[in-house]
This is a predicted structure of a 150-nucleotide RNA (FMN riboswitch aptamer (RFN element)) from Anaerolineaceae bacterium UBA6801. Taxonomically the source falls in Anaerolineaceae (Bacteria, Bacillati, Anaerolineae, Anaerolineales). The coordinates come from a structure-prediction model, not an experiment, and the mean pLDDT is 78.
RNA sequence: AAUAACCUUCGGGGCAGGGUGCGGGUCUGGCGAUCCAAUUCCCGAUUGGUGGUACUCCCAAAAGUGGGAUAGCCCACGAGCGCCAUCCAGGCGCAUGAACCGGUGGAAAUCCGGUGCCGGCGGUGACAGUCCGAAUGAAAGAAGGUCAGA
Numbered sequence: 001a002a003u004a005a006c007c008u009u010c011g012g013g014g015c016a017g018g019g020u021g022c023g024g025g026u027c028u029g030g031c032g033a034u035c036c037a038a039u040u041c042c043c044g045a046u047u048g049g050u051g052g053u054a055c056u057c058c059c060a061a062a063a064g065u066g067g068g069a070u071a072g073c074c075c076a077c078g079a080g081c082g083c084c085a086u087c088c089a090g091g092c093g094c095a096u097g098a099a100c101c102g103g104u105g106g107a108a109a110u111c112c113g114g115u116g117c118c119g120g121c122g123g124u125g126a127c128a129g130u131c132c133g134a135a136u137g138a139a140a141g142a143a144g145g146u147c148a149g150a
C1' cells in the first nucleotide's frame, strides 16, 4: 500500500398569501340570514436522498499534474408493493417520475439566460411531493475505527 473480516457514528427537505365551498351547525312559520368548513381543488408559494460525470469554482504545485465542491428532470442506485423463508441474514416477482429553447465555445447532459416539467404507500372534514401515519424504521451510501495472516 492493497485485499478480507468486523465495529461505531451519521445518513430528506417543503404551502406565505388569496379564491372556491363538498359537507355541516345555528336562527327562522317560510323566503332566507349567518357561521364553520381543503396545507388535498384553483391562483400562487415552496422543496429536491446517494454514487458518477465539467468547458465552472476553490486549494496545492516550478511544471506535468494532484485534491476538493457543484445536476430533482444525463448515467446509475435507494425508498414502495406482493409472495417465499423467517431468530437474523435473505430469495423471487411486480412497480419505479420529469427538459426543452437560446447564448458562449473546437466541443455543453452539470456553465450563463429563458421557459417548462416531475415526485411512493395508507389515512383524511373533498383529489396531498409539502398535513397525519408506517417511521425513535429501512436503504443507497458517507465518515471514522479495530483485528489476523501473507
Base pairs, nucleotide, nucleotide: 005146006145007144008143009142010141017043018042019041023036024035025034026033027032045130046129047119048118049077050076051075052074056069057068058067059066060065072117073116080094081093082092083091084090099115100114101113102112103111121133122132123131